[in-house]
Two RNAs folded together computationally: RNase P RNA and transfer RNA, 450 nucleotides in total.

RNA sequence: AGCCGGUCGGGUGACCGCGGCGGCGCAUUCGGCUUCGGUCGACGGCGACGUCGAGGAAAGUCGGGGCUCCGUAGGGCACGGUGCUGGCGUGAGCCAGGACGGGGCGACCUGUCGGUACAGGGCAACAGAGAACAGACCGCCGAUGGCGGCGGCCGGCUCGCCGGCCGGCGCACAGGCAAGGGUGAAACGGUGCGGUAAGAGCGCACCAGCGUUCGAGGCGACUCGGGCGGCUCGGCAACCCCCACCGGGAGCAAGGUCGAGACGGGGUGGCCGGCCCGGCCACAACCCCAGGUAGACCGCACAGAUGGAUGGCCACCGAACGGGAGCUCCGCAAGGAACCCGGGAACAGAACCCCGCUUACAGACCGGCUCAC
RNA sequence: CGGGGCGUAGCUCAGCCUGGUAGAGCAUCUGCUUUGGGAGCAGAGGGUCGGAGGUUCGAAUCCUCUCGCCCCGACCA
Numbered sequence: 001a002g003c004c005g006g007u008c009g010g011g012u013g014a015c016c017g018c019g020g021c022g023g024c025g026c027a028u029u030c031g032g033c034u035u036c037g038g039u040c041g042a043c044g045g046c047g048a049c050g051u052c053g054a055g056g057a058a059a060g061u062c063g064g065g066g067c068u069c070c071g072u073a074g075g076g077c078a079c080g081g082u083g084c085u086g087g088c089g090u091g092a093g094c095c096a097g098g099a100c101g102g103g104g105c106g107a108c109c110u111g112u113c114g115g116u117a118c119a120g121g122g123c124a125a126c127a128g129a130g131a132a133c134a135g136a137c138c139g140c141c142g143a144u145g146g147c148g149g150c151g152g153c154c155g156g157c158u159c160g161c162c163g164g165c166c167g168g169c170g171c172a173c174a175g176g177c178a179a180g181g182g183u184g185a186a187a188c189g190g191u192g193c194g195g196u197a198a199g200a201g202c203g204c205a206c207c208a209g210c211g212u213u214c215g216a217g218g219c220g221a222c223u224c225g226g227g228c229g230g231c232u233c234g235g236c237a238a239c240c241c242c243c244a245c246c247g248g249g250a251g252c253a254a255g256g257u258c259g260a261g262a263c264g265g266g267g268u269g270g271c272c273g274g275c276c277c278g279g280c281c282a283c284a285a286c287c288c289c290a291g292g293u294a295g296a297c298c299g300c301a302c303a304g305a306u307g308g309a310u311g312g313c314c315a316c317c318g319a320a321c322g323g324g325a326g327c328u329c330c331g332c333a334a335g336g337a338a339c340c341c342g343g344g345a346a347c348a349g350a351a352c353c354c355c356g357c358u359u360a361c362a363g364a365c366c367g368g369c370u371c372a373c
Numbered sequence: 374c375g376g377g378g379c380g381u382a383g384c385u386c387a388g389c390c391u392g393g394u395a396g397a398g399c400a401u402c403u404g405c406u407u408u409g410g411g412a413g414c415a416g417a418g419g420g421u422c423g424g425a426g427g428u429u430c431g432a433a434u435c436c437u438c439u440c441g442c443c444c445c446g447a448c449c450a
Base pairs, nucleotide, nucleotide: 001370002369003368004367005366006365007364008363010317011316012315013314015312016311018053019052020051021050022049024047025046026045029042030041031040032039033038055347059358060357062356063355064354065353066352067251068250069249070248079247080246081245082244083243084097085096086095087094088093098113099112100111101110102109103108114242115241120240121239122236123235137181138180139177140176141175144174145173146171147170148169150167151166152165153164154163155162156161157160189207190206191205192204193203194202208232209231210229211228212227213226214225215224216223217222255298256297257296258295264289268282269281270280271279272278321342322341323340324339328337329336330335374446375445376444377443378442379441380440383399384398385397386396393430401417402416403415404414405413423439424438425437426436427435
């Protein structure tokens, strides 16, 4: 100068306030009893006292669980989620490990993970000749076939021409090639030798990958080593899809208990009618019933709820930080320590509870480790 | 407190599902037309796709985190 893990995240005191609960006192309201003096019970008011009163994230509301209601979820379809291995846990997640990447000199940090993408479908703009059982622009070749000269041999005849064969040369027409150039994010292994007309895993050696097989190590993911096969097969499933496993929905404004007022219904008799339901009329009483609005309580907590308490100020102490000082101490030096002055603490505020994840966060302390001098 | 949705040009929106040049209308500017203006016609400019990271050759679009804004939710019938 950093990395990892853990703990804490201003302290003490005085004064003034806020909220919950407890018992006490004061005044008062209502109800019961009363020997009219009081006494008992209940809701609320005021006062003083006692006691308790935010966080590691209370935040985001991302993933689960408890709890509650709807509901009965056995199977299938659809939809959604998860996906390497082992262990712990709740399915979330945590710890340790593995493979493949990215960052750092390093300690270390960080992303991804089922499918050899030969079950199937799909995508790849632009550029480029060609983009997925690919392709030929420049280029290389032109062995073979073709065309055109030259030379030789043979044959024919109208005697200087014609035809055939062979040899060598040229053209680059058919055709062959994919080594090199060029395009691209990506061009169907790499290097060398052989081979060839030129070339190419076409052949061989080594290397890389893939498949297969054997051995060793590991609980396992997987790792290490050997053999065989020229097999060279591309990328994307944070595209559809396939496989395995999991998932009912909504949320404390869930939901439950009590319950005014007003409205409504029932209780008697008669009529309509085969019966039920329903409708109409009359009477009595102010009685009974239902629903659950206003409201209250529970849910609800050793903080707590209600539009939401957990604060303010003063004194002292105080980390970071800024300035000075550096004669004493450390250092070769740069500089630092002692010392003096200033300064005055990050992110942030519960609302049903719990666990996890993520995000924000000045600084202090403890342990281990790395790099430089 | 709980649940849901939206951020793309100055404004209102499309594009996102199914990745391949960022588009439309209005507005602005220029020119034509007109005596001048409006209307009309032709053309032009204007974008960190709210921010950061990741997947991919490639992200407005797919995944994760984050910021801002809007809407709904007492009870009964």

It holds a member of the Rfam family "Bacterial RNase P class A". Rfam classes the family as a ribozyme.